[in-house]
């Protein structure tokens, strides 16, 4: 350097709730507040879920990165 991931060391993000706020909604941003995370850093590319529209299907717009794969790029250095 690459794999790897400690009863190591600095640290780091924040689940559900709840307050406020945008949004038709899924959910989003802000504050509390900790379920949990070795990528729970960063992309919707591929697949699953949710939302709206559409009687319905077909479709067509959005969301979730803390659903799962993939890309990239990161702390530390035990077996």
């Nucleotide at each position: 350097u690459c794999c790897c991931g400690a009863c190591a060391a600095a640290g780091g993000c924040a689940a559900a709730c709840c307050c406020a706020u945008c949004g038709u909604g899924a959910g989003g941003u802000g504050g509390g507040g900790g379920c949990g995370c070795a990528a729970a850093g960063u992309c919707a590319c591929g697949g699953a879920c949710c939302u709206g529209a559409g009687u319905g299907a077909a479709u067509c717009a959005g969301g979730u990165g803390g659903c799962c794969g993939g890309a990239c790029u990161g702390c530390c250095g035990a077996a």